[in-house]
Molecule: Glycine riboswitch aptamer
Organism: uncultured Hydrogenophaga sp.
RNA sequence: CCCACUGGAGAGAGGUCGCCCACCUCAUGGUGCAGGCGAUCCACCGAAGGAGCAAAUGCGGCAUCGUCCGCAUGAAUCUCUCAGGUAGAGCGGACAGAGGG
Numbered sequence: 001c002c003c004a005c006u007g008g009a010g011a012g013a014g015g016u017c018g019c020c021c022a023c024c025u026c027a028u029g030g031u032g033c034a035g036g037c038g039a040u041c042c043a044c045c046g047a048a049g050g051a052g053c054a055a056a057u058g059c060g061g062c063a064u065c066g067u068c069c070g071c072a073u074g075a076a077u078c079u080c081u082c083a084g085g086u087a088g089a090g091c092g093g094a095c096a097g098a099g100g101g
Base pairs, nucleotide, nucleotide: 001101002100003099005097006096007095012042014041015040016039017038018037019036020035021032022031023030024029043086044085045084049082050080051079052078056073057072058071059070060069061068062066
């Protein structure tokens, strides 16, 4: 580093619109939405991914020699929230455990 197994959090069952579906109606239509899908708006989460930074180190500059100025490298579960996600199930899931290569 890879493989499979096990564990694995957080945040709206949000609003609106459309389609499907179900029911009512002679029909036009109406109702349901805690039934499904999609779009959009607002609110929110951080543990796929992505992005930012400390100390420190290196290089250079100044000629004021100062732990000075500039640049580069520079971590995360910190920060951001682009992406992703926010009932249950499912999927995903940093990370951890034990096993194999």